Annotation:
Predicted 3D model of a 98-nucleotide RNA (Bacterial small signal recognition particle RNA) from Desulfuromonas sp. Rfam family: Bacterial small signal recognition particle RNA. Rfam's curators write: The signal recognition particle (SRP) is a universally conserved ribonucleoprotein involved in the co-translational targeting of proteins to membranes. It is annotated as a non-coding RNA gene. The organism belongs to Desulfuromonas, within Bacteria.
C1' cells in the first nucleotide's frame, strides 16, 4: 500500500432488566352517607299481614402484601438474529514493497 473479515452507525425483531395498569392469591375490610339478612324496639292495620330499619352477622369497595399470568412503555443492555449504510475510526488475517 492492496485484498478479505469483524466492530463502531441506522432500521426491524427477540430476550433480559425495569416502571405503570389489569388479572389471580392472601391479609385487612366502611358508626352512617356500599349490598344482603335484619334480633330487639318502632310505624300502619280490627286481624291476617305489611313497612321503614339501628345493633349483630355475611359479602364487597377502598387499602396493604405477593405473583413463573397478561397489557403498555423505556437513550437500562451496547445481549442475540436479520437487513441496510459505509467517507471516518478501531481491530484480525493474507500478500507485496521499503
Nucleotide at each position: 500500500a492492496g485484498c478479505c473479515g469483524g466492530g463502531u452507525c441506522c432500521c426491524g425483531u427477540g430476550c433480559a432488566a425495569u416502571g405503570g395498569g389489569a388479572g389471580g392469591c392472601c391479609g385487612c375490610c366502611a358508626a352512617c352517607c356500599c349490598c344482603g339478612u335484619c334480633a330487639g324496639a318502632c310505624c300502619c292495620g280490627g286481624a291476617a299481614g305489611g313497612g321503614a330499619g339501628c345493633a349483630g352477622c355475611g359479602g364487597u369497595a377502598a387499602c396493604g402484601g405477593u405473583u413463573a399470568u397478561u397489557c403498555c412503555g423505556u437513550g437500562u443492555g451496547c445481549c442475540g438474529c436479520g437487513g441496510g449504510a459505509g467517507u471516518g475510526c478501531c481491530u484480525g488475517g493474507c500478500u507485496g514493497u521499503c